[in-house]
Bacterial RNase P class A from a Spirochaetota bacterium, 362 nucleotides, folded computationally. Its Rfam family is "Bacterial RNase P class A". Rfam classes the family as a ribozyme. The sequence was found by an Rfam model in a public genome assembly.

């Protein structure tokens, strides 16, 4: 220098001007107080605020115990409220490596499916071939139970060759007419001891037999958890209108309504008026400062984290504020909260550390 790997920190600050949301702070001014209304401080998006995938605070419903059903999760350990999430850690791939990636229990319980190809896709079975090899043709002579070249019934076989994503253990040597775990050695598998580990699991040694092919984000079996709904939850206060209920008033001794604002007056002519409940609309509350909180230090732990201990810590909206211009100097990508947390998963600038690996150069 050139390839990559794994980790972290920021997401901008400082002036000036204008603008907008909150209000738990100071003043002014209205106002009996609650309050309202200016002014000035102070404050005001993210690492992912997204996706709404997982896990829960939290509010209602439900619920006596037990079981089915459904769903989810799945190698050990450990971590936390908790989980599908993290930390180690074993196992298996991928990568020369740093290192990465796996829903990673069970396919010798059981059922199912394996496209096309190909003999065969799992009771096995033979397309090319290899062996044997009755007989049979043709050739030759030394005419014979001769020799050679072919066809070749039946019968062995699965080594090789082909097909496929995947072919019935691999490799060698024996053995055989050819061959085959048929036999033996190493691996491979499956088992039992003993050792090392909490454990997954790993080494050793004996044994067994070649039986046992893939698929469980197929059904299945094992095993561990799961009650629904989700802030539009849910609580509060409550107008018109109209409706249940009371209560009073009137029904030709006229409530009331029209002309007509009030009296007289004329027309009308079976309802009216009060208050209570329930519900709607609307408004407040959930919901805004403090807690599974954040950072820094001891401590314990390989780590996740835990314990302790200091110091910090005002977005709160409801068609919804968080904004703009200009300069120092060049500021950039993705992207904008809406009950709240811990995650995962996706989009994305920019600097900085560590590591690998390959190549000059000293």
């Nucleotide at each position: 220098g050139g390839a990559g790997g794994g980790g972290a920190a920021c997401a901008a600050g400082c002036a000036g001007c204008u603008g907008c949301g909150c209000a738990g702070g100071u003043c002014u001014g209205c106002u009996u107080u609650u309050g309202c209304a200016g002014a000035c401080a102070g404050u005001g998006a993210g690492g992912a605020a997204a996706g709404u995938c997982c896990g829960a605070a939290c509010a209602c419903c439900g619920c006596a115990g037990g079981g089915c059903a459904u769903g989810a999760u799945g190698c050990c350990g450990g971590g936390u409220a908790a989980u599908a999430c993290c930390c180690g850690g074993g196992c298996g791939c991928c990568g020369c490596g740093a290192g990465g990636c796996g829903a990673u229990g069970g396919a010798a319980a059981g059922u199912g499916c394996a496209a096309c190809a190909g003999a065969a896709a799992a009771u096995a079975u033979a397309c090319c071939g290899c062996u044997u090899a009755a007989g049979u043709u043709c050739u030759g002579c030394u005419u014979g139970u001769c020799a050679g070249a072919g066809c070749g019934a039946a019968a062995g076989c699965a080594a090789g060759g082909g097909u496929g994503a995947a072919a019935u253990g691999g490799c060698g040597a024996g053995g055989u007419a050819a061959g085959a775990g048929c036999u033996c050695a190493c691996c491979g598998c499956g088992u039992a001891a003993a050792c090392g580990g909490c454990a997954a699991c790993g080494u050793u040694u004996g044994c067994g037999g070649c039986a046992a092919u893939g698929u469980a984000a197929a059904c299945c079996c094992c095993a561990u958890c799961a009650g629904g709904u989700g802030c539009a939850a849910g609580a509060u206060c409550a107008a018109a209108u109209a409706u249940a209920c009371a209560g009073c008033c009137g029904c030709c001794c006229g409530a009331g309504a029209g002309c007509u604002g009030c009296c007289c007056g004329c027309u009308u002519g079976a309802g009216g008026c009060u208050g209570u409940g329930g519900g709607u609309a609307g408004a407040u509350c959930g919901c805004a400062a403090a807690g599974a909180u954040a950072u820094g230090c001891a401590u314990g732990g390989c780590a996740a984290c835990a314990u302790g201990u200091a110091u910090g810590c005002a977005a709160g909206a409801u068609g919804a504020a968080u904004a703009g211009c200009u300069g120092c100097a060049u500021a950039a990508a993705c992207a904008g909260a809406a009950u709240u947390c811990g995650g995962c998963u996706u989009a994305c600038g920019c600097u900085c550390c560590c590591c690998u690996c390959c190549u000059g150069a000293c």